[in-house]
Context: one part of a larger RNA
């Protein structure tokens, strides 16, 4: 000098765009953050209309709520960086794999059956929840058939599928088997990737083989047997620290430092373990077990997980609203209308940063008063500064109208645009002035009080302390502290 996710002190007018718990991956009240489909399925409350009535209600039609079965989604999006020195990440290659939804191609979609929710009846329990009986539908479940292609094969053969819905009757959306594609993902190799030798030896599924199991797939991934290997001063093993990259800061560069925001990858979801479902998870707002913690309880037993968005308390030098909207972009579901979405779009708070604008412009000398200084009774500084005169109208304030963000219609949470009114009015501070280093006088103080980045100032004329006047540098900021180059 540059820089910062900054903080602190003094000060503070407006706007645009960004950024904002770096500390306790310590704990959390409350609300919301993942649903959707009636064009898969049965059932059907309230309300409305009609009929009957012993006035209790019952029946029919319409209606479609809540809930349930079923499908798809819930593995995305969002958060955080604890762990990890590792094929985790980065670069370049590779072969033994998977893939719901989407695109292209081929073929098929025949027959039969039994249940379980919901519901009805009746129990248990404080609750969470749950038992028994009856009984019902399906794109839920099961069986038979067929099978081009598919899988296995000793090449003889064997195995193995389906579901319907809507319709304006034209068709549309589905379902099953299979080939290919796209995108996505799993796996392997080489090279690179911090400090420490006051860590020198480490290793027994360890290293390799045969066989088997397992997986979507290769493989000690797992197991049985056989062999005794494998790694290591080019640093194994151990210890410490740390998510990695694109990037970011600085620097002429080499380099050094760093990894907030945004993008890619990885890991995690109270701590530890486990599998289930599924195309995909060993699954943040799923399940089970154990631990710690919190809560409810009728003491028998139960409930919970903000490292989602807000918010609370705690910690800390320190970091925001329990806001608005699905209008846009995107995602899920749906044939669609649409529904959902704290993703996202916006608004709010904070000078936290960057950028822009303003706090007037022109004229105006009695060079006023005040204050200060001196060569001391007159000059000089503040200073065209002010007053005063004229002018303008940025921003803030008030009003009216309306492009655009809207995708030629519909649709705007919020933003934005134009014009008018009023009026110089509401808008300047901070640090510094001994040298480095731009900027000096007077008074006070008297090694005191104090200053200080370094050198150093202060003990009676202090340009270095404090004040006044003046000046210098920046400016809605200015300084200080911390940190990096």
């Nucleotide at each position: 000098g540059a820089u910062u996710g900054a903080a602190c002190g003094c000060u503070g007018g407006c706007g645009g765009c960004a950024u904002g718990g770096c500390u306790a991956a310590a704990g959390c009240a409350u609300g919301c953050a993942a649903g959707u489909c009636g064009a898969a399925c049965g059932a059907g409350a309230a309300g409305c209309g009609g009929g009957c009535u012993u006035c209790g209600g019952c029946c029919c039609g319409u209606g479609g709520a809540c809930a349930g079965u079923g499908g798809c989604g819930a593995a995305a999006g969002g958060g955080c960086g604890a762990g990890u020195a590792a094929c985790g990440c980065g670069a370049u290659c590779g072969a033994a794999c998977g893939u719901a939804c989407c695109c292209c191609g081929a073929g098929g979609u025949g027959g039969a059956g039994g249940a379980c929710a919901g519901c009805u009846g009746u129990g248990g329990g404080a609750a969470a929840c749950u038992g028994c009986a009856g009984g019902u539908a399906a794109u839920a479940c099961u069986c038979c058939a067929u099978g081009a292609g598919c899988u296995c094969u000793a090449c003889g053969g064997a195995g193995g599928a389906a579901a319907g819905g809507c319709u304006u009757c034209g068709g549309c959306c589905g379902c099953c088997u299979u080939g290919g594609g796209a995108g996505c993902g799993g796996c392997g190799a080489u090279c690179g990737u911090c400090c420490u030798a006051u860590c020198a030896g480490g290793u027994u599924g360890u290293u390799g083989g045969u066989g088997a199991g397992g997986u979507a797939a290769c493989g000690g991934c797992u197991c049985a047997c056989c062999a005794a290997g494998c790694c290591g001063a080019a640093g194994a093993c151990g210890g410490g620290u740390a998510g990695c990259g694109g990037g970011u800061g600085u620097g002429a560069g080499a380099g050094c430092a760093u990894g907030a925001c945004c993008c890619g990858c990885c890991g995690c979801a109270u701590c530890g373990g486990g599998a289930c479902u599924g195309a995909g998870a060993c699954a943040c707002u799923g399940c089970c077990c154990g631990g710690a913690c919190u809560c409810c309880u009728a003491c028998g037993g139960g409930a919970g997980g903000c490292u989602g968005c807000a918010g609370c308390a705690a910690c800390g030098a320190a970091u925001a609203u329990u806001c608005c909207g699905c209008a846009a972009u995107g995602c899920g579901c749906g044939a669609a209308a649409g529904c959902g979405u704290g993703a996202c779009g916006g608004a709010g708070c904070a000078a936290u940063g960057c950028c822009g604008c303003g706090u007037g412009c022109a004229g105006g000398a009695u060079g006023a008063a005040g204050c200060g200084g001196c060569u001391u009774c007159g000059c000089c500084g503040u200073g065209u500064a002010a007053a005063c005169u004229g002018c303008u109208g940025u921003c803030a304030g008030g009003g009216u109208a309306u492009a655009g963000g809207a995708a030629u219609a519909c649709u705007g949470a919020c933003c934005a645009u134009a014009c008018c009114c009023a009026a110089a009015g509401g808008a300047a501070g901070g640090g510094c002035c001994g040298g480095c280093u731009a900027a000096c006088c007077u008074c006070g103080u008297g090694c005191c009080a104090g200053c200080a980045g370094c050198c150093g100032c202060g003990g009676u004329a202090a340009g270095a302390c404090g004040a006044g006047g003046g000046g210098c540098c920046c400016a809605a900021g200015c300084g200080u502290u911390a940190a990096u180059c």
The part of an RNA shown here (small-subunit ribosomal RNA, 5' domain) has 485 nucleotides and comes from a Phycisphaerales bacterium.
NCBI's taxonomy places the organism under Bacteria, Pseudomonadati, Planctomycetota, Phycisphaerae, Phycisphaerales.
It matches the Rfam family "Bacterial small subunit ribosomal RNA".
The coordinates come from a structure-prediction model, not an experiment, and the mean pLDDT is 84.